[in-house]
RNA sequence: CAUAUUGAUAGAGGCGUGAUUGUCAUUAGUAUUCAGCGGAGGCGGUAGCCUGUGAAACUGAAGAAAGGGUAAAUCACCGAAGGGCGUACCAGACAUGGUUCGUUGCUGGGACGGGAUAAAAUAUAUCCUGUACUCCUACCGUAACGAAUACGGUAGUGGCGCUAUCGAUUGC
Numbered sequence: 001c002a003u004a005u006u007g008a009u010a011g012a013g014g015c016g017u018g019a020u021u022g023u024c025a026u027u028a029g030u031a032u033u034c035a036g037c038g039g040a041g042g043c044g045g046u047a048g049c050c051u052g053u054g055a056a057a058c059u060g061a062a063g064a065a066a067g068g069g070u071a072a073a074u075c076a077c078c079g080a081a082g083g084g085c086g087u088a089c090c091a092g093a094c095a096u097g098g099u100u101c102g103u104u105g106c107u108g109g110g111a112c113g114g115g116a117u118a119a120a121a122u123a124u125a126u127c128c129u130g131u132a133c134u135c136c137u138a139c140c141g142u143a144a145c146g147a148a149u150a151c152g153g154u155a156g157u158g159g160c161g162c163u164a165u166c167g168a169u170u171g172c
Base pairs, nucleotide, nucleotide: 001171004169005168006167007166008165009164010163011162014078016077017076018075019074020073021072024069032062033061034060035059036058041050042049043048045094046093081107082106083104084103085102086101088099089098090097091096108134109133111131112130113129114128115127116126117125118124135158136156137155138154139153140152141151142150143149
């Protein structure tokens, strides 16, 4: 001095990610309780459960909650986080759902559309897929003589990545 390898620190993407508190709406005039009438069905994804000690429907009175969502604020951050698989616990035996732990280079990011699942839901979440956008990297071209930079195009099976700085090793 430069290439390569490696360690540490600090950062970037943008409706960026997640958590907590929490206003509001929805759930819902539903579930449920009481009374009347009525006289054998009703509930559930399955298994099954309720019911002549009175089902459904109808009438009257009273009447929720959980989960999920959302205004705003605060905190932690940029594999933030999510998903898959598995363990434990809870609901309720299975399906399913929630929480915890472990594991996994599955996913760069959000938006919109389609489909599937969950859910009361057209909210929302997750998964698959498509569209353009955006970030990063590489290559090509232009601005331009050159660097930095900017713009345009192509590609990406891209995050254990990328950028910057410092250090170590190696090479000359």
This is a predicted structure of a 172-nucleotide RNA (Lysine riboswitch aptamer) from a Synergistaceae bacterium.
The organism belongs to Synergistaceae, within Bacteria.
The sequence was found by an Rfam model in a public genome assembly.
The coordinates come from a structure-prediction model, not an experiment, and the mean pLDDT is 79.